RNA sequence: CCAGUCGGCUGGACGGCCGCGGGCGCAAGUUCCGAAAGGACGCGUUCGAGGAAAGUCCGGGCUCCACGCGGAUACGGCGGCGGGUAACGCCCGCCGGAAGCAAUUCCAGGGAUAGCGCCACAGAGAACAGACCGCCGAUGAGCUUCGGCUCAGAGGCAAGGGUGAAACGGUGGGGUAAGAGCCCACCGCGCCGACCGUAAGGAAGGCGGCACGGCAAGCCCCGCCGGGAGCAAGACCGAAUAGGGAUGCGAGGCGCGCAAGCGUACGGCCCGUCCGUGGGAGCGCAUCCGGGUAGGUCGCGAGAACCAUGCGGCGACGCAUGGUCCAGAGGAAUGGUCGUCACCGCGCAAGCGGAACAGAACCCGGCUUACAGGCCGACUGGCAUU
Numbered sequence: 001c002c003a004g005u006c007g008g009c010u011g012g013a014c015g016g017c018c019g020c021g022g023g024c025g026c027a028a029g030u031u032c033c034g035a036a037a038g039g040a041c042g043c044g045u046u047c048g049a050g051g052a053a054a055g056u057c058c059g060g061g062c063u064c065c066a067c068g069c070g071g072a073u074a075c076g077g078c079g080g081c082g083g084g085u086a087a088c089g090c091c092c093g094c095c096g097g098a099a100g101c102a103a104u105u106c107c108a109g110g111g112a113u114a115g116c117g118c119c120a121c122a123g124a125g126a127a128c129a130g131a132c133c134g135c136c137g138a139u140g141a142g143c144u145u146c147g148g149c150u151c152a153g154a155g156g157c158a159a160g161g162g163u164g165a166a167a168c169g170g171u172g173g174g175g176u177a178a179g180a181g182c183c184c185a186c187c188g189c190g191c192c193g194a195c196c197g198u199a200a201g202g203a204a205g206g207c208g209g210c211a212c213g214g215c216a217a218g219c220c221c222c223g224c225c226g227g228g229a230g231c232a233a234g235a236c237c238g239a240a241u242a243g244g245g246a247u248g249c250g251a252g253g254c255g256c257g258c259a260a261g262c263g264u265a266c267g268g269c270c271c272g273u274c275c276g277u278g279g280g281a282g283c284g285c286a287u288c289c290g291g292g293u294a295g296g297u298c299g300c301g302a303g304a305a306c307c308a309u310g311c312g313g314c315g316a317c318g319c320a321u322g323g324u325c326c327a328g329a330g331g332a333a334u335g336g337u338c339g340u341c342a343c344c345g346c347g348c349a350a351g352c353g354g355a356a357c358a359g360a361a362c363c364c365g366g367c368u369u370a371c372a373g374g375c376c377g378a379c380u381g382g383c384a385u386u
Stems, first nucleotide, its partner, number of pairs: 001382010012341007020048007029041001031040003050357001054368002057366005062230004075226005080094005095109001096107004110221002115219002117215003132161002134157003139152005169187006188210001189208004195202002234298004244289007253264004266276001269280003303325001305324008343354004
C1' cells in the first nucleotide's frame, strides 16, 4: 500500500430572540373554572427524547386476584460444559462439529441399542437390501484350420456400470472360475483406556475384520423451568340522575274536570278499634347514611441509576471510595426563527441547496429490526522496502 475479519464511539456545535411541558422558590386574590374533590392564572430559577424511545419477542421489578403441604399427570418452554446475573431463551470463557489459507464466522448442540413411524423423485433394490446392465459358469447343442468360437444354460458373484440426499467401509496388494474383510498393509470405524481437565471433553496405547444408514424443526423418551392477569394493574377523594337504607312530616273514598276545584256518602289496601282516630304496607316530600358511575388525585421516577478512580477476574462482571440528580404529562410539550462555524453537493466567486433511521407514556435487563455521514482500535492474508 492492497484485500479482508472483528469490536467500540458518534448521530452537528455555540450564541441571541420568541414559545411549549415538568420541578422548585417567591408572591397573589372576596381572582377564574368546578356542586365538590380538585385544577388554572404571575415572576424568578432549573430540567426537558433515543441509540434504537421501534417490534412487543424473552426475562424481571411493582400491583391485584387465586392458592394448606408434598407428589403425580396434562400443557407450554428450554436443552454441550463451566461461569456471570435479580432473572433470562441474554452475556462471557471453553468443548465438539461445519466453512475459510487465516483473522474469524455459523450450529433447535440431550437421546436413533426404550418403542413406533417415515425415507419423496429416480432406481432392479431404501434397511438385517438388491441381479437392471454386467462378470463367471458345471452341462448340452452347433461349427472347427483341433488353438478355439457361437448359442442355450442349473447355479455362483455386490468387483465394474447406472439411479439417488443416502446403495450395508475406502485405497492398494494377494486370492479366485469370477468375486467377496475371504486374507494382508495403511486409512476409517467400534470397544477398552494409562494420563490430563472442575466439567463438556481430550488422549498415548491396546483389542476387534467391521458389526451399529439417516430423520426427534415426526410421535416419543430423559432432564430442568413455569399459578393467572396486567399501570385501562391498583389505592384514595367523589357529584348530578336513577336505585338501596334510616328518621320525620304529609295526603288519603267515589264521580266529574287537563288542572285549580266542584259534587257526593261511610264505602277505605290490611289489622285493630269505633267515627273520624291508632298501627302497618304502599305513595309523595324533606333530612341523613352507605355502595357505585362521571370526574379528580396518587401510583409516577434517587435507582438492579449514571460518571470518575482504584482493586479482583482471561472475560461477562463484581467490590470499594468519591461525585452527580438526569423528561415524565391528557393521545397532545420537547419547537420556531436569526447569526457564526463545521460536514456534503453545485458554482471562478458572492452564494444556493442538502443533512439518515426515527420520536418516551409504569419501570428495568436483554434480543431483534431500521439507520445518511464521520471517527477510533485490535487482528489476518498478500506485495514492496529496510

The prediction has a mean pLDDT of 77.
This is a predicted structure of a 386-nucleotide RNA (Bacterial RNase P class A) from a Hyphomonadaceae bacterium.
The source organism's lineage runs through Bacteria, Pseudomonadota, Alphaproteobacteria, Hyphomonadales and Hyphomonadaceae.
It is recorded under the gene name rnpB.
Rfam family: Bacterial RNase P class A. Rfam classes the family as a ribozyme. From the family's description: Ribonuclease P (RNase P) is a ubiquitous endoribonuclease, found in archaea, bacteria and eukarya as well as chloroplasts and mitochondria.
The sequence is in RNAcentral, with records from ENA.
Of the family's consensus pairs, 94% are formed in the model.